[in-house]
Context: one part of a larger RNA
C1' cells in the first nucleotide's frame, strides 16, 4: 500500500464559509492525454522457474528455453475517463406571489416581585433550623399603609411547540437585517458536491479598560454539626453575575451519530404551507410538501437498539482510531495580557 473500523467498546473536527485538491447530470460532434489491442526496439550477465548435461549423490557447476509483469517508438480502436466545440433541463440558481417564526443588531417602553430610603399605624419580638446559635429589634424591628429610588429577570400564554450552521434565542412596540418553507409560471443552463491549509462564529467561567450593582453568590468571616469539619445546614459577604469596547476559544460544544445525493413497508401525533371535499363561517375528512416526535416491517447491530429524520442498501469528499497507564503530559513551535489553548512524543510499566 492493500485491508478493518468510528451511537454506547479506541475513533465524527464545537459549527459554518471556502481557495487548492478529489469527485461530478444529459445529448451530439471532434480529439486521442488516460485506457485497450497489434508490431518493433530495449529490458547486460548472474539469480528465480522449466527441460537437459557434469562431479559416485547433493549442495555446486554448466547448455538451452522461458521469464524479466518495465520503458521507448510506431500503426490502430473510439465504448469508458479526460480535453475542445455545440446543445439540453431532471441537479443548482434567479425572478414572481404568499406564509410561519424566542433567527440577528439597535432604540424605546410595561407590569409583578425582591431590596433599600422617607413618612404614618403599631408593639415585642423577627429571622433561622433536625434542634439551635451567630444575626436583626425598645435608638421601635418584623407586620401593615402611602410615596420614592435602583438594578436584574420577564409569571400565565408555553407545548411532547417554533427559529437558528452550531453556540444559542422568550414581556411589549418601533427601526435595520439574515435565512427557511409553500405555489405556479418564466428565465439562466451543470453555474454542482465535498473540502487539507485558511477565514469567520463559538455557552459558562476567566482576563483588560471604563461604568453599574437590586437579588444571588466563589473567596472570606461568624454560628452550628462533628472525634475533627479547611464541608454539607444557618447568618453575613467580596469578586462575579449586568452594560460598552477589546481578549480568551474551552465543554457530557451530545443525537456522545461529519456533509451531500439516490434508493428501500407501514401506523399514530404535532408545527408551517398547498390542493380537493365539507361548513353560513368553523370544526372535520382526503391528499401533497417541509419540519418535529412516538411506535414499527425488511434489513442492520456484540447486544442495547436503529429503522424513509437509518445505525438499512449504495456513491462522492473530508476528519478521526489502532491495548491500558505514563499523557492530552514533557520538549519544541505557534497563539494569548495572563489563566492557559493548539500541535504532540518517549523512557518506563502492566
Nucleotide at each position: 500500500c492493500u485491508g478493518g473500523g468510528c451511537g454506547u467498546a479506541a475513533a465524527g473536527c464545537g459549527u459554518g464559509c471556502g481557495c487548492a485538491g478529489g469527485c461530478g447530470g444529459u445529448u451530439g460532434a471532434u480529439u486521442a492525454a488516460g485506457a485497450c489491442a497489434g508490431g518493433c526496439g530495449u529490458g547486460a550477465a548472474a539469480u528465480c522457474c522449466c527441460c537437459g548435461g557434469g562431479c559416485u549423490u547433493a549442495a555446486c557447476c554448466u547448455g538451452g528455453g522461458a521469464a524479466c509483469u518495465g520503458c521507448g517508438c510506431u500503426c490502430g480502436u473510439g465504448a469508458c475517463u479526460g480535453g475542445u466545440c455545440a446543445g439540453c433541463u431532471a441537479g443548482a440558481g434567479u425572478a414572481c406571489g404568499g406564509c410561519a417564526g424566542a433567527g440577528g443588531g439597535g432604540g424605546g417602553u410595561g407590569g409583578a416581585a425582591u431590596u433599600c430610603c422617607a413618612c404614618g399605624u403599631g408593639u415585642a419580638g423577627c429571622a433561622g433550623u433536625g434542634a439551635a446559635a451567630u444575626g436583626c429589634g425598645u435608638a421601635g424591628a418584623g407586620a401593615u399603609g402611602u410615596g420614592g429610588a435602583g438594578g436584574a429577570a420577564c409569571a400565565c400564554c408555553g407545548a411532547u411547540g417554533g427559529c437558528g450552521a452550531a453556540g444559542g434565542c422568550a414581556g411589549c412596540c418601533c427601526c435595520c437585517u439574515g435565512g427557511g418553507c409553500c405555489g405556479a409560471u418564466a428565465c439562466u443552463g451543470a453555474c454542482g458536491c465535498u473540502c487539507a491549509u485558511g477565514c469567520a462564529c463559538g455557552a459558562a467561567a476567566g482576563c483588560g479598560u471604563g461604568g453599574g450593582u437590586a437579588g444571588c453568590a466563589a473567596a472570606c468571616a461568624g454560628g452550628a454539626u462533628u472525634a475533627g469539619a479547611u464541608a454539607c445546614c444557618c447568618u453575613g459577604g467580596u469578586a462575579g453575575u449586568c452594560c460598552a469596547c477589546g481578549c480568551c476559544c474551552u465543554a457530557a460544544a451530545c443525537g456522545a451519530u461529519g456533509u451531500c445525493a439516490a434508493c428501500u413497508a407501514g401506523u399514530u401525533g404535532u408545527u408551517g404551507g398547498g390542493a380537493g371535499g365539507g361548513u353560513a363561517a368553523a370544526a372535520c375528512c382526503u391528499u401533497u410538501u417541509a419540519g418535529u416526535a412516538a411506535c414499527g416491517u425488511a434489513g442492520c447491530u456484540a447486544a442495547c437498539g436503529c429503522g424513509u429524520g437509518a445505525a438499512g442498501u449504495u456513491g462522492a469528499c473530508c476528519g478521526c482510531c489502532u491495548g491500558g497507564g505514563g499523557a492530552g503530559u514533557a520538549c519544541g513551535g505557534c497563539c494569548g495580557c495572563a489563566a492557559g489553548g493548539c500541535u504532540a512524543a518517549a523512557a518506563c510499566u502492566c